[in-house]
Molecule: THF (Tetrahydrofolate) riboswitch aptamer
Organism: uncultured Ruminococcus sp.
RNA sequence: CAGAGUAAAAGAACACGCGUCAAGUGUCAGCCGAACGGGGAGUUGUCGGCGGAACGAAGGGUCAUCCCGCGGUGUGUUCUUUGCAUCCCGCUG
Numbered sequence: 001c002a003g004a005g006u007a008a009a010a011g012a013a014c015a016c017g018c019g020u021c022a023a024g025u026g027u028c029a030g031c032c033g034a035a036c037g038g039g040g041a042g043u044u045g046u047c048g049g050c051g052g053a054a055c056g057a058a059g060g061g062u063c064a065u066c067c068c069g070c071g072g073u074g075u076g077u078u079c080u081u082u083g084c085a086u087c088c089c090g091c092u093g
Base pairs, nucleotide, nucleotide: 001093002092003091008082009081010080011079012078013077014076015075016074017073018071019070020069027053028052030050031049032048033047034046038089039088040087041086059068060067061066
C1' cells in the first nucleotide's frame, strides 16, 4: 500500500398465520434497552421495547363458514444483493 472476514439490513419466492368489527405497517417526539468483522472502544447512525401524538385503508361472494381479494401486515425457510459510522490493534499478500 492492497485485501479478507461479521452481526445485520433490503428485495424476491414459497409456507403458515393475523387484520379487513382496523390491529398491524408507515410518520413524529419522549423514555428505556440491545447489537455493531478476530480483540478493544463506539456515535448525532442502526435495531428493539414501552406508553403517547397526528394521519389512516378494499372489499366482494357466500352468509354455515369458506372462497376470491386487499394490507407499505406477522413469523419461518430458501435465494440474491448490500454490509464493521468511525478509531486503535490484529490477520493475509